This is a predicted structure of a 73-nucleotide RNA (transfer RNA) from Aminicella lysinilytica. Its Rfam family is "tRNA". About the family: Transfer RNA (tRNA) molecules are approximately 80 nucleotides in length. The family's RNA type in Rfam is transfer RNA. The source organism's lineage runs through Bacteria, Bacillati, Bacillota, Peptostreptococcales and Aminicella. The coordinates come from a structure-prediction model, not an experiment, and the mean pLDDT is 83.

[in-house]
RNA sequence: GCGCCUGUAGCUCAGGGGAUAGAGUGGCACACUCCGAAUGUGAAGGCCGCGGGUUCGAAUCCCGCCAGGCGCA
Numbered sequence: 001g002c003g004c005c006u007g008u009a010g011c012u013c014a015g016g017g018g019a020u021a022g023a024g025u026g027g028c029a030c031a032c033u034c035c036g037a038a039u040g041u042g043a044a045g046g047c048c049g050c051g052g053g054u055u056c057g058a059a060u061c062c063c064g065c066c067a068g069g070c071g072c073a
Stems, first nucleotide, its partner, number of pairs: 001072007010025004018056001028042004049065005
C1' cells in the first nucleotide's frame, strides 16, 4: 500500500429499514440476615466510532474518514 472483518450501556454481545434500542454481567437502592455472601425485587446507565448521502423514515443501505483485528505484498 491492497483486501476482508469489527466498532451499540462500565465490560461481553444481540438487533441487518418503521417498538420507548435490548440481554447477560457489573455498579446502585430495597427486601432477606445479628452482619455479610447468596437469592429476590426495583430503578438508573446509550446523541449506536465521526462526517456526508439515499429514503416519508437509518443503529440497520451507500460513500469518505478514524480506530482495532486478520490476510497479502